[in-house]
RNA sequence: GCUGGCUUAGCUCAUCUGGUAGAGCGCCUGACUUGUAAUCAGGGGGUAGUAGGUUCAAGUCCUACAGCCAGCACCA
Numbered sequence: 001g002c003u004g005g006c007u008u009a010g011c012u013c014a015u016c017u018g019g020u021a022g023a024g025c026g027c028c029u030g031a032c033u034u035g036u037a038a039u040c041a042g043g044g045g046g047u048a049g050u051a052g053g054u055u056c057a058a059g060u061c062c063u064a065c066a067g068c069c070a071g072c073a074c075c076a
Base pairs, nucleotide, nucleotide: 001072002071003070004069005068006067007066010025011024012023013022019056027043028042029041030040031039049065050064051063052062053061
């Protein structure tokens, strides 16, 4: 330098052919218990790497840039 993939809640990941975001774990509250853990019930939390574009509507399509991963190439 080229090619491909990934970037969504604190963490790990979903989201079918664009229709307005969810799960598990963790966290908070309550129940249960002598108490803790476990278990059960409930709850808060993200507008999706950044900036644009297309569209009535974009996490989902297009472009640029950034970061990470892999492969290839080049070089003293």
This is a predicted structure of a 76-nucleotide RNA (transfer RNA) from Candidatus Profftella armatura. It is recorded under the gene name tRNA-Thr-TGT-1-1. Its mean pLDDT, the model's own confidence on a scale to 100, is 81. Rfam family: tRNA.